[in-house]
Context: one part of a larger RNA
RNA sequence: GUGUUGUUAAGGAACUAGGCAAAAUGACCCCGUAACCUCGGGAGAAGGGGUGCCAGGUAACCCUGGCCGCAGAGAAAUGGCCCAAACGACUGUUUAUCAAAAACACAGGUCUCUGCUAAAUCGAAAGAUGAAGUAUAGGGGCUGACGCCUGCCCGGUGCUGGAAGGUUAAGGGGAAGUGUUAGCGUAAGCGAAGCACAGAACUUAAGCCCCAGUAAACGGCGGCCGUAACUAUAACGGUCCUAAGGUAGCGAAAUUCCUUGUCAGGUAAGUUCUGACCCGCACGAAAGGCGUAACGAUUUGGGCACUGUCUCAACAACACCCCCG
Numbered sequence: 001g002u003g004u005u006g007u008u009a010a011g012g013a014a015c016u017a018g019g020c021a022a023a024a025u026g027a028c029c030c031c032g033u034a035a036c037c038u039c040g041g042g043a044g045a046a047g048g049g050g051u052g053c054c055a056g057g058u059a060a061c062c063c064u065g066g067c068c069g070c071a072g073a074g075a076a077a078u079g080g081c082c083c084a085a086a087c088g089a090c091u092g093u094u095u096a097u098c099a100a101a102a103a104c105a106c107a108g109g110u111c112u113c114u115g116c117u118a119a120a121u122c123g124a125a126a127g128a129u130g131a132a133g134u135a136u137a138g139g140g141g142c143u144g145a146c147g148c149c150u151g152c153c154c155g156g157u158g159c160u161g162g163a164a165g166g167u168u169a170a171g172g173g174g175a176a177g178u179g180u181u182a183g184c185g186u187a188a189g190c191g192a193a194g195c196a197c198a199g200a201a202c203u204u205a206a207g208c209c210c211c212a213g214u215a216a217a218c219g220g221c222g223g224c225c226g227u228a229a230c231u232a233u234a235a236c237g238g239u240c241c242u243a244a245g246g247u248a249g250c251g252a253a254a255u256u257c258c259u260u261g262u263c264a265g266g267u268a269a270g271u272u273c274u275g276a277c278c279c280g281c282a283c284g285a286a287a288g289g290c291g292u293a294a295c296g297a298u299u300u301g302g303g304c305a306c307u308g309u310c311u312c313a314a315c316a317a318c319a320c321c322c323c324c325g
Stems, first nucleotide, its partner, number of pairs: 001320008010311002014309001019306001027051005036041001038145001052067006068072001080304007087296002092104002108143007120129003146291004151221003156218002158214005165209003171203002177197004183190002222240005249283001250280001261277005
């Protein structure tokens, strides 16, 4: 000097991004126990008290007397607790080796496909899974207990249905035309059949155009101007545009730039926190909205207890490094 450990006056989080680390709590018995609640919980809530040995009594709890010690759960081991908010209902799962979570899953909800040789999936195929199942079943998507709910838009994209019309492939079809030449013609030229080349009309499916439906399908859910007997504001009116102009609920939020918004609470003092307000840069209803008891090695703020985290450092033990011998 480093590491591990022990103790510490007075103070007690002043440390720090943050009580990180440490301290404290701790067993068993008795008393006692709030808000809230899905009536199960919350709860070991919280908060108090007791604890050895011997003898006697008693069914037992316990009572009485005596004995020892600084100390009786005599060592070790063995919950710290409370309040408020966020997120996720919960138990569970995960980045083997920097992330355990608010991420994934979940029961429940809903949409959609599938009538059985099912759909879907693996496989050139045989075949297999689905399933030795049969729509109360199986596959896929989204949401995610429970409670109250889930608004408007089908113009675009997708999907489903429709079939009158338009468009549309190969195929079918074969008109006009071209080459060749028997023949005709004085010549220019015309030119049958055949063989070739070339190919118009017409016929013809799905699809697309078209017509409907569908948003717990992909998605979307306005602007300007004026107006009330102080002022301010605008229940009200006008106008433009749109497929329709954001409903309920929530809101400076895990979302708020301006912003440490403003007010209130807590502190002597609070960019965090909580409750409100609403001017929502840029919440919003199953990429669910808002609540919610219980739960959480989750996140945030506060408090009690406790302490070498700190004011401010000291001493000791053990181990090691180093120096002298």
The part of an RNA shown here (large-subunit ribosomal RNA, domain IV) has 325 nucleotides and comes from a metagenome. The prediction has a mean pLDDT of 87.